[in-house]
This is a predicted structure of a 73-nucleotide RNA (transfer RNA) from a Selenomonadaceae bacterium. Its mean pLDDT, the model's own confidence on a scale to 100, is 82. Rfam family: tRNA. Gene Ontology term of the family: triplet codon-amino acid adaptor activity.

């Protein structure tokens, strides 16, 4: 070059059939202890990888760019 997948919270990932952005873990507070761990109870953090497009309405559909990975040649 061709092809297929994969990008979405620090990290690991869900997110069905376009209509609420979530979960474990990590952080941060209190609480419980003489203290620390562990437990328990609340909190924060996203322009959903960029740019367009379709739509009343996009994480999802569509185009291209970009990073990673795999196959091919």
């Nucleotide at each position: 070059g061709g092809g297929c997948g994969a990008u979405u919270a620090g990290c690991u990932c869900a997110g069905c059939c376009g209509g609420g952005a979530g979960a474990g873990c990590a952080u941060c507070u209190g609480c419980u202890u003489u203290a620390c761990a562990c437990g328990c109870a609340g909190g924060g953090g996203g322009u959903c990888g960029g740019c367009a497009g379709u739509u009343c309405g996009a994480g999802c559909c569509u185009g291209u760019c970009a990073u990673c990975g795999c196959c091919c040649a």